[in-house]
Parts: sequence; structure tokens; C1' cells
RNA sequence: UUCUUAUCAAGAGAGGUGGAGGGAAAAGGGCCCUGUGAAACCCGGCAACCUGCUUUAAUAAAAGUGUGGUGCCAAUUCCUGCAAUUAAUUUUGCAAGAUAAGAA
Repeated sequence: UUCUUAUCAAGAGAGGUGGAGGGAAAAGGGCCCUGUGAAACCCGGCAACCUGCUUUAAUAAAAGUGUGGUGCCAAUUCCUGCAAUUAAUUUUGCAAGAUAAGAA
């Protein structure tokens, strides 16, 4: 990088350093956050995909717990694409993207 599967309306500090930017993703647009302090780093936290452990159970699984590996901590994946549908910016599906696990 590509492929497969699953999930994406919930959750997460009024801390320290830091100083102007930020909202993953081609470009653009919209709409927002930000000196009542952005990015980044540290601490902290959330979650439970993989893993460890415990219980039930019995070979498949269920519940719990978070030890380890990721991930995440404004706004639906902030909105924006395509198709069908709706009174509608309504609903459904697909695409795209992100994350996890597995494979090449």
C1' cells in the first nucleotide's frame, strides 16, 4: 500500500509546559473552535477491538475485570459525494474516510 470483517448519534480534566493556530483524509466551499489561551508534549481520563486474568460454561460461547497492544478525549465521521425516497436539510442504501483484528 491492497484485500476481508466489524464499528462509527454514547463516553472522556475548570491540570502542567507551550505559545498561534486548529477542526484525519485531493481540491474547493460551508459552518465552527481558539489569548476566558490553538497545535504539540507531559500527566490525567474514556472505551473495550486484540490480549491477559476471573467466573459461568463446555469447546463454541457468555459475563466481568483492565494487565499488556492500539485507539480516542468540541460539534454525527462538524457538514459537503452518488442512488432511491420525502412536504423536508425525511428516510434507506452505497461510496469515501477513520479505528481495530486478520490476510497478501